[in-house]
Molecule: transfer RNA
Organism: Trichonephila inaurata madagascariensis
RNA sequence: GCCCCUGUAGCGCAAUGGGUAGCGUGUUGGACUCUUAAUCCAAAGGUCAUGGGUUUGAAUCCCAUCUGGGAUG
Numbered sequence: 001g002c003c004c005c006u007g008u009a010g011c012g013c014a015a016u017g018g019g020u021a022g023c024g025u026g027u028u029g030g031a032c033u034c035u036u037a038a039u040c041c042a043a044a045g046g047u048c049a050u051g052g053g054u055u056u057g058a059a060u061c062c063c064a065u066c067u068g069g070g071a072u073g
Base pairs, nucleotide, nucleotide: 001072003070004069005068007066010025011024012023013022027043028042029041030040031039049065050064051063052062053061
């Protein structure tokens, strides 16, 4: 240089033939308990890497850029 993959909640990951973004864990509050742990209930937390485009509608499709990884010369 060229090619491929990756980027979503604090962390790890889903959502895939476009239709209101979830799971586990963690955090906070509550219940239970003499207390802690465990268990149960509830809540908060996301500009879906960035910028454009297509569409009635985009995490999802297209283009460019960036981050990380891989293959090749």